[in-house]
């Protein structure tokens, strides 16, 4: 150099063949206990990797460009 593939909450991942995004775990309040755990309820947390492009509207579709993973040479 060239092909695929990936990027979304801290961490692991879902999502919608375009109509302003959840989930476990993890945090924090509170319930509960005679106190811990373990349980339950609740809630914070995200300019979905960045610029442009198409749309009336892009996390989703196209380009580029940056980073992860694999493959050719």
């Nucleotide at each position: 150099g060239c092909c695929u593939u990936u990027g979304u909450a801290g961490c692991u991942c879902a999502g919608u063949c375009g109509g302003u995004a959840g989930a476990g775990c993890g945090c924090a309040a509170c319930c509960a206990u005679g106190g811990u755990a373990a349980g339950g309820u609740u809630g914070a947390g995200g300019u979905c990797u960045g610029c442009g492009g198409u749309u009336c509207g892009a996390u989703u579709c196209c380009g580029c460009a940056c980073g992860g993973a694999g493959g050719c040479u």

Predicted 3D model of a 73-nucleotide RNA (transfer RNA) from a Treponemataceae bacterium. Rfam family: tRNA. Rfam describes the family as follows. Transfer RNA (tRNA) molecules are approximately 80 nucleotides in length.